Transfer RNA from Omnitrophica WOR_2 bacterium GWF2_43_52, 73 nucleotides, folded computationally.
RNA sequence: GGGCCAUUAGCUCAAUUGGCAGAGCAGGACACUCUUAAUGUCAAGGUCGCAGGUUCGACUCCUGCAUGGCCCA
Numbered sequence: 001g002g003g004c005c006a007u008u009a010g011c012u013c014a015a016u017u018g019g020c021a022g023a024g025c026a027g028g029a030c031a032c033u034c035u036u037a038a039u040g041u042c043a044a045g046g047u048c049g050c051a052g053g054u055u056c057g058a059c060u061c062c063u064g065c066a067u068g069g070c071c072c073a
Base pairs, nucleotide, nucleotide: 001072002071003070004069005068006067007066010025011024012023013022019056028042029041030040031039049065050064051063052062053061
């Protein structure tokens, strides 16, 4: 220098060929219990890496950039 993949909640990851952003774990509250743990219930938690473009509408498509990983030179 070239190519490919990934980037979504604190962490690990989904999101069905463009149409309401979700789960598990962690953390919080409550119930249960003599207490703790376990279990159950509830609520909260997001600039969908950043900036543009296309579109009535973008996590999803296109372009550039950033970060990380792999391969080639």

The organism belongs to Candidatus Omnitrophota, within Bacteria. It matches the Rfam family "tRNA". It is annotated as a transfer RNA.